[in-house]
RNA sequence: GGGGGCGUAGCCCAGCUGGUUUAGAGCGCUGCAGUCACAUCGCAGAGGUCAUCAGUUCGAAUCUGAUCGCCCCCA
Numbered sequence: 001g002g003g004g005g006c007g008u009a010g011c012c013c014a015g016c017u018g019g020u021u022u023a024g025a026g027c028g029c030u031g032c033a034g035u036c037a038c039a040u041c042g043c044a045g046a047g048g049u050c051a052u053c054a055g056u057u058c059g060a061a062u063c064u065g066a067u068c069g070c071c072c073c074c075a
Stems, first nucleotide, its partner, number of pairs: 001074007010027002013024001019058001029045004051067005
């Protein structure tokens, strides 16, 4: 330099044939409950500009382009 893949909550990941409420699960965190006190279990809650910017569209996490970062292959 060329090609391919990925980027969604603190972490690991779903969601991609564009539309049910402009987003969910598990772990973790906070509170409650519980216990002599912890742990397990139960209930509730906080936490996201869906990497960034633009485009297409009535409508984008999802499609297109560029940029940034990571990984793999080729040279």